[in-house]
Context: one part of a larger RNA
RNA sequence: GCCAAGGAGUUCUAUCCAGUGGCGAGGUUAAGGCGUUCAACGCCGGAGCCGAAGCGAAAGCAACAUGUGCGCAGUAUCCACGAGGCACGAGGUGCGCUCGCCUGGAGUCACUGGAGGGAGACCCGAAGCCAGCCGAUCUAAGCCUGGCCAGGAUGAAGCCCUACGAAAGUGGGGUGGAGGUCCGACCCCUUGUUGAUGUGCAAAUCAUUGGGUUGAGCUGGGUUUAGGGGUGAAAGUCCAAUCGAGACUGGGGAUAGCUGGUUCCGCUCGAGACUGGUCGCAGCCAGACCUCUGGGGAGAAUGGAUGUGUGGUAGAGCACCAAUUACCCACUCAGGGUCGGAAACGACUCGGUGGGUUCUAGAACUCCGAACAUGCAUCCUUUGUAGAUCCAGGGCAGUGAGGGCCUCUGGGGUAAUCUUGGGGUCCGAAAGGGAAAUAACCCAGCGUGCGGUUAAGGUCCCAAAGUGUUGGCUAAGUGCUAAAAAUCGAACAGUGUCCGUGGUCUGAAACAACUAGAAGGUGUGCUUAGAAGCAGCAAUCCUUUAAAGAGUUCGUAACAGAUCACUGGUCGAGAUCACGGGCCUGGAAAAUGGACGGGGCUAAGCCAGCCACCGAUACCGUGCCCCUCCUUCGGGAGAGGAGUAGAGCGGGGACAUGCGUGCGUCGAAGGCGGGCUUUAAGGUCCGCUGGAGCGCGUUUGUAUCAGAAUCUUGGU
Numbered sequence: 001g002c003c004a005a006g007g008a009g010u011u012c013u014a015u016c017c018a019g020u021g022g023c024g025a026g027g028u029u030a031a032g033g034c035g036u037u038c039a040a041c042g043c044c045g046g047a048g049c050c051g052a053a054g055c056g057a058a059a060g061c062a063a064c065a066u067g068u069g070c071g072c073a074g075u076a077u078c079c080a081c082g083a084g085g086c087a088c089g090a091g092g093u094g095c096g097c098u099c100g101c102c103u104g105g106a107g108u109c110a111c112u113g114g115a116g117g118g119a120g121a122c123c124c125g126a127a128g129c130c131a132g133c134c135g136a137u138c139u140a141a142g143c144c145u146g147g148c149c150a151g152g153a154u155g156a157a158g159c160c161c162u163a164c165g166a167a168a169g170u171g172g173g174g175u176g177g178a179g180g181u182c183c184g185a186c187c188c189c190u191u192g193u194u195g196a197u198g199u200g201c202a203a204a205u206c207a208u209u210g211g212g213u214u215g216a217g218c219u220g221g222g223u224u225u226a227g228g229g230g231u232g233a234a235a236g237u238c239c240a241a242u243c244g245a246g247a248c249u250g251g252g253g254a255u256a257g258c259u260g261g262u263u264c265c266g267c268u269c270g271a272g273a274c275u276g277g278u279c280g281c282a283g284c285c286a287g288a289c290c291u292c293u294g295g296g297g298a299g300a301a302u303g304g305a306u307g308u309g310u311g312g313u314a315g316a317g318c319a320c321c322a323a324u325u326a327c328c329c330a331c332u333c334a335g336g337g338u339c340g341g342a343a344a345c346g347a348c349u350c351g352g353u354g355g356g357u358u359c360u361a362g363a364a365c366u367c368c369g370a371a372c373a374u375g376c377a378u379c380c381u382u383u384g385u386a387g388a389u390c391c392a393g394g395g396c397a398g399u400g401a402g403g404g405c406c407u408c409u410g411g412g413g414u415a416a417u418c419u420u421g422g423g424g425u426c427c428g429a430a431a432g433g434g435a436a437a438u439a440a441c442c443c444a445g446c447g448u449g450c451g452g453u454u455a456a457g458g459u460c461c462c463a464a465a466g467u468g469u470u471g472g473c474u475a476a477g478u479g480c481u482a483a484a485a486a487u488c489g490a491a492c493a494g495u496g497u498c499c500g501u502g503g504u505c506u507g508a509a510a511c512a513a514c515u516a517g518a519a520g521g522u523g524u525g526c527u528u529a530g531a532a533g534c535a536g537c538a539a540u541c542c543u544u545u546a547a548a549g550a551g552u553u554c555g556u557a558a559c560a561g562a563u564c565a566c567u568g569g570u571c572g573a574g575a576u577c578a579c580g581g582g583c584c585u586g587g588a589a590a591a592u593g594g595a596c597g598g599g600g601c602u603a604a605g606c607c608a609g610c611c612a613c614c615g616a617u618a619c620c621g622u623g624c625c626c627c628u629c630c631u632u633c634g635g636g637a638g639a640g641g642a643g644u645a646g647a648g649c650g651g652g653g654a655c656a657u658g659c660g661u662g663c664g665u666c667g668a669a670g671g672c673g674g675g676c677u678u679u680a681a682g683g684u685c686c687g688c689u690g691g692a693g694c695g696c697g698u699u700u701g702u703a704u705c706a707g708a709a710u711c712u713u714g715g716u
Base pairs, nucleotide, nucleotide: 001716002715003714004713005712006711011119012118013117015115016114017113018112019111020110021109022108023107026050027049028048032044033043034042035041054061055060064089067088068087069086070085074081075080090103091102092101093100094099122261123260125258129251130250131249132248134246140225141224142223143222144221145220146219147218148217149215151183152182153181154179158175159174160173161172162171163170164169187212188211189210192208193207195206196205227243229239230238264651265650266649267648268647269646274287275286276285277284278283289398291395292394293393295391299383300382301381303380304379305378306377307376308375309374310373311372315368316366317365321362323360326357327356328355329354330353331352332351335350336349337348338347339346340345402427403426404425405424406423407422408421410419411418432443433442434441447624448623449622450621451620452619453618457614458613459612460599461598462597466611468610469609470608471607472606473605479601480600492586493585494584496583497582498581499580500579501578502577503576504575505574513570514569515568516567517566519543520542521541524538525537526536549564553562554561625641626640627638628637629636630635652705654702655701656700658698659697660696661695662694663693670689671688672687673686674685675684676683677682
């Protein structure tokens, strides 16, 4: 892991509510007792409890068995009457005509179901806390008594001999055998290999290497210290594979706002992730939202229009507040400075205040002010007597971690699958089609079949449907990519190409090309070695001409030379400049080879049209099932059918049981295989196996339904 079996809302108690039943202004017994029986049970027992009167803090006082009106259902068919209901009136009480509570009789007992409270309270799960008891055969330390340490090395003190010395002593030689001395086995330990092993040989081992090895050494036997205690050359180390407080048993089913699990089917409805509070933020309480039941009896809701109100946003503006540019005027002897003056004071300047014109300009500015939002009224629309909405009453929840997208704002960086709000939407709890795949993007809201039509999106092949049509564009495989974090792509640039607008030149010949000319004063003046159109400075005239600059570029040391502007000729129709737009190109860099979904495509790309077709659980037609409502009970109507948490309802199976009724050796239960059948849980039949019990209807009851819990036990 698999298989089998076991495995989780139970019981008691008091309470609330609903349903059913008994009795009813009453209802009911408790403990206990008596009788009887195999057992059940029957009869007493009225103590007590609930109800029948309330109000008031209390003293205390103490109420409608119906007076009026409206009116649903209903009855009549005509108005009306009208159970329940509503509004008055009347009454009790409290200080009370005005305010509060109460009053025109329904409760109580039992059972069943739902719920919350007290109990272990749906089941499993802590780490822990406390008490008692057991442990020092492991290990820590102490005590008592024993045992063990191959071999080698070094060579302290002391002593002896000797040399020197006056002596103290010093040197040399020998002897001697000290030491938490040295090397290294036994023995003890465990440094590295981050070696082996790592379902091991082993719940700490193996190999090799390494440390100590006469000592604070190692070790046998005996003995002592005990759990907030011991022991500790101290690491919170060890105290029996357990230690920042041992183990075992008990309190004990500790507690767990936390995790996991919680067992058959179908039908109807169907949320929330918000508001307030909380030693509150993983919880809970109240409200909102869900559901069920009852009451009641006519309006309710979305959108639109009209009318009438509310508002201070977008924008705008500078009239206030707070900023802000420039200029002008006035004031400033109590702002600073300079100049003049003996001083008084004056002049100028930088500031300040006020006024005028002007520039900018605000979420926390407003003289203004939309769209829009919203209140009320009327009408239209939709919906409602098949009973809505709202209200009132009863039962019972779940939820209180939300998320994406669109839009309006704040925070952030006009970042984030970011974060906080308002509005909407979907996912959550929503299947189906499209987007290659893809919770929330597009289409679309789903009982079960059959047939058809469309939506989004598509129609060359994969792959259903056009190799459709008309006119353009693109040559880059650009592209074949709706958007989205993405598979993207900017400023800028382009004599790539298409389209448009405007100007200028042009048959008195443009533009381009070819051909010829491009001269004289003059080598202008200056500068300079030189400066001659062409290093530089100044000036830039005149003449001849069809035209020709005191010179556009190259060139020379300087000249020369070439060329251009400008002009004639040849040729013969457009040329040129600027701006705008479309597609395209460059700009363009990422890590295994790679993506338009792929193949592939020059359209099967892009733009603008058109016509067909395909395409969903959508829509239409039709059969059936279920739900709700009506019904003359035959049937009919529905602008009903998704669903997590959850509420409500109906059903299946198991086991047992009282009663009734059946089957079985001519083969029960169980097992294996198959047929038929119900919306489903399931039911039923046949064959084989099996070899003795088992059903059906109804009643009552339950330790009743398994796939999950690192579930438990067993098997494999």
The part of an RNA shown here (large-subunit ribosomal RNA, domain II) has 716 nucleotides and comes from a Thermoleophilia bacterium.
The source organism's lineage runs through Bacteria, Bacillati, Actinomycetota and Thermoleophilia.
The RNAcentral record of the full RNA draws on ENA.
Its mean pLDDT, the model's own confidence on a scale to 100, is 82.